[in-house]
A computed fold for a 476-nucleotide part of an RNA from a metagenome, annotated as small-subunit ribosomal RNA, 3' major domain. Model confidence (mean pLDDT): 86 of 100.
Context: one part of a larger RNA
RNA sequence: UGACGGGGGCCCGCACAAGCGGUGGAGCAUGCGGUUUAAUUCGAAGCAACGCGCAGAACCUUACCUGGGCUUGAACUGUACUUGAAGUGUGAAGAAAAGCGCACGGCCCUUCGGGGACAGGUACGGAGGUGCUGCAUGGCUGUCGUCAGCUCGUGUCGUGAGAUGUUGGGUUAAGUCCCGCAACGAGCGCAACCCCUACUUUUAGUUGCCAUCAGUAAGGCUGGGCACUCUAGAGGGACUGCUCGGGCAACCGGGAGGAAGGCGGGGAUGACGUCAAGUCCUCAUGGCCCUUAUGUCCAGGGCUACACACGUGCUACAAUGGGCGGUACAGAGCGUCGCAAAACCGUGAGGUGGAGCUAAUCGCACAAAACCGUUCUCAGUUCGGAUCGCAGUCUGCAACUCGACUGCGUGAAGGUGGAAUCGCUAGUAAUCGCAGAUCAGCACGCUGCGGUGAAUACGUUCCCGGGCCUUGUACA
Numbered sequence: 001u002g003a004c005g006g007g008g009g010c011c012c013g014c015a016c017a018a019g020c021g022g023u024g025g026a027g028c029a030u031g032c033g034g035u036u037u038a039a040u041u042c043g044a045a046g047c048a049a050c051g052c053g054c055a056g057a058a059c060c061u062u063a064c065c066u067g068g069g070c071u072u073g074a075a076c077u078g079u080a081c082u083u084g085a086a087g088u089g090u091g092a093a094g095a096a097a098a099g100c101g102c103a104c105g106g107c108c109c110u111u112c113g114g115g116g117a118c119a120g121g122u123a124c125g126g127a128g129g130u131g132c133u134g135c136a137u138g139g140c141u142g143u144c145g146u147c148a149g150c151u152c153g154u155g156u157c158g159u160g161a162g163a164u165g166u167u168g169g170g171u172u173a174a175g176u177c178c179c180g181c182a183a184c185g186a187g188c189g190c191a192a193c194c195c196c197u198a199c200u201u202u203u204a205g206u207u208g209c210c211a212u213c214a215g216u217a218a219g220g221c222u223g224g225g226c227a228c229u230c231u232a233g234a235g236g237g238a239c240u241g242c243u244c245g246g247g248c249a250a251c252c253g254g255g256a257g258g259a260a261g262g263c264g265g266g267g268a269u270g271a272c273g274u275c276a277a278g279u280c281c282u283c284a285u286g287g288c289c290c291u292u293a294u295g296u297c298c299a300g301g302g303c304u305a306c307a308c309a310c311g312u313g314c315u316a317c318a319a320u321g322g323g324c325g326g327u328a329c330a331g332a333g334c335g336u337c338g339c340a341a342a343a344c345c346g347u348g349a350g351g352u353g354g355a356g357c358u359a360a361u362c363g364c365a366c367a368a369a370a371c372c373g374u375u376c377u378c379a380g381u382u383c384g385g386a387u388c389g390c391a392g393u394c395u396g397c398a399a400c401u402c403g404a405c406u407g408c409g410u411g412a413a414g415g416u417g418g419a420a421u422c423g424c425u426a427g428u429a430a431u432c433g434c435a436g437a438u439c440a441g442c443a444c445g446c447u448g449c450g451g452u453g454a455a456u457a458c459g460u461u462c463c464c465g466g467g468c469c470u471u472g473u474a475c476a
Base pairs, nucleotide, nucleotide: 001476002475003473004472005471007470008469009468010467011466012465013464015460016459019424020423021422022421023420026315027314028313029312030311031310033308034306035305042053043052064301065300066299067298068297069296070295076126077125078124079123080122081121082120083119084118087104088103089102090101091100107116108115109114128290129289131288132287133286137284138283139279140278141277142275144273149188150187151186152185153184154183155164156163157162168179169178170177194267195266196265197264199236200235201234202233203232204231205230208226213223214222215221239261242255243254244253245252246251317417321376322375323374324373325372326371333364334363335362338357339356343352344351345350383414388409389408390407391406392405393404394403430452431451432450433449434448435447436446
């Protein structure tokens, strides 16, 4: 100087408390451990591994296993020799890969010797490796933590390590600002500058409006019009600016006006560093290792196993509910290898069909909870839907291992969950649906979007994490 303390003081954070909803019990989904297996590829390991890499394992992916093949090799490059244009179609055997045939095709230049593009073969130099080492590394990322800190120059003090500044008194979300001070300044952080959102002006009008006028049986449907809504560009607007009180000041408490008030709400943004944190399987890369195999091609299997154990979720256990009928109201997206309307067929998944749309124009697309009416009357039930049987639909070369969905039947556990434990302070929690990425198909996951919309916070003694000052130390 740090680090640590079941030392002290001060201060924060859904840290506790006050509340609301969960997890832990059940069934299922998913990931991990374990076990099993020819293989169940590999990584991730308290917080910060475990719906994580995987934004999508039937083949492919795929790295694993079994079997069948290849050895200049599946891809790339150079030299020499040699053969043939390249390429297209096709046959038998085979699981395919690969190999063996047949036919078509017949390029450009030429001194007619040959040369060139491309392809096959041989030889040689390179290849290739998701093999090892993340404790050799780059890059990227997690975490403390959006915590308020981390440092430097000069000066001063100290033999020195170092100190001072950065401590103190106030204040703030903040090393934010003020006052003081052997310090005076400065940098990286904080804040602001950026984006979205809340109000408004203006510009613009193939979205919107009957607001105004006319037509119309109905729909902004048509003429017509940019007023309004909206869309998306440019501005305005909030600054403690005004006011009252407190205070030396910074600032704090109240008020007015205002769509918005004291950081308005949200996002992006992550200092010096810590964890030899994570990643050699994104990529890059040193070293080591393999080289008829640890490379590479193919078929099938596996990653989907199942006595068990844990994490994360979904659905429930019902009446604030289930069933049936009727009636409303979104936002954000996506679509030409695509989205697909009307109409018809089917109980349905879906099929036929193909208008329109390169999309503020057409489509996906009926939002659901909600509301109105009706039924069920507390029961393992008209709750709950696992499991299983049968019959189907769709995607795809192919749904046996191992897809999703539909119909009929079957109807399991489950009556609110022990010890323990998690999230959340407002348009939040809770609850309801919609869209998208990945994707042929497959979503209870993920990323977004809107609808309905609470309760509680006395307070900082205690638990956890953190910041500043101080104290002890046999630790570095």